[in-house]
RNA sequence: GGGCCUAUAGUUCAGUGGCAGAACGGUACAUUCGCAUUGUACAGGCGGCGGUUCAAUUCCGCCUAGGUCCACUA
Repeated sequence: GGGCCUAUAGUUCAGUGGCAGAACGGUACAUUCGCAUUGUACAGGCGGCGGUUCAAUUCCGCCUAGGUCCACUA
């Protein structure tokens, strides 16, 4: 330098052109003498810019970051 893959909640991951989810974690309450467990509720997210579309987290382009392979240099 080139190809490919990935980027969604604090963490690990799902998801799909029309409301964004799970588990764990966090907070509050209940339960307990207390802790744990359990139950209920709540908070919290689509890497950035642009394009297509009535509508984009999803499709397209560029950029950024990470991973991987190849090439080059030594």
Model confidence (mean pLDDT): 82 of 100. Transfer RNA from Candidatus Harrisonbacteria bacterium RIFCSPLOWO2_02_FULL_45_10c, 74 nucleotides, folded computationally. NCBI's taxonomy places the organism under Bacteria, Bacteria candidate phyla, Candidatus Harrisoniibacteriota. The sequence is in RNAcentral, with records from ENA. Its Rfam family is "tRNA".